[in-house]
Order: sequence, then C1' cells, then structure tokens
RNA sequence: GGCUACAUAGUUCAGUGGUAGAACGCUAGUCUCAUGAGCUAGAGGUCCUGGGUUCAACUCCCAGUGUAGCCA
Repeated sequence: GGCUACAUAGUUCAGUGGUAGAACGCUAGUCUCAUGAGCUAGAGGUCCUGGGUUCAACUCCCAGUGUAGCCA
C1' cells in the first nucleotide's frame, strides 16, 4: 500500500427496515446472627463519527476514525 471482518449498557454479546435486549456486574428490598448464595424489583444506551436512501435505519449505501486478521 491492497483486501476482509468488527465497533450496541460497566464487561461479554444478541438484534437481516417498524417501541433497543440477554447474561454477568451495580443499586434497593427480601432471606440470614452476619456475609455469600437464592428470590423480587430497579437504575444504566445520542447503537463509533458524518452524510445518503426510505414514511420509517442499530439494520441498507458512501466516506472517515479505531481494532483485529490476510496478502504484498
């Protein structure tokens, strides 16, 4: 330099055009002498950035940034 994949909650990840979710973690309650485990509830997201298509975009298209890999 060329090509490919990925970027979504604190972490690991789902989500193939129609209200953004799970597990773990966190907070509160319950239980316990107490802690942990269990159970119940809750908080937490400008979905990497900018633009385009569309009635509607996490999703499709373009460019950029970052990460990983392959080729030279």

Transfer RNA from a Candidatus Pacearchaeota archaeon, 72 nucleotides, folded computationally. It matches the Rfam family "tRNA". By type it is a transfer RNA. Model confidence (mean pLDDT): 84 of 100. The sequence was found in a public genome assembly.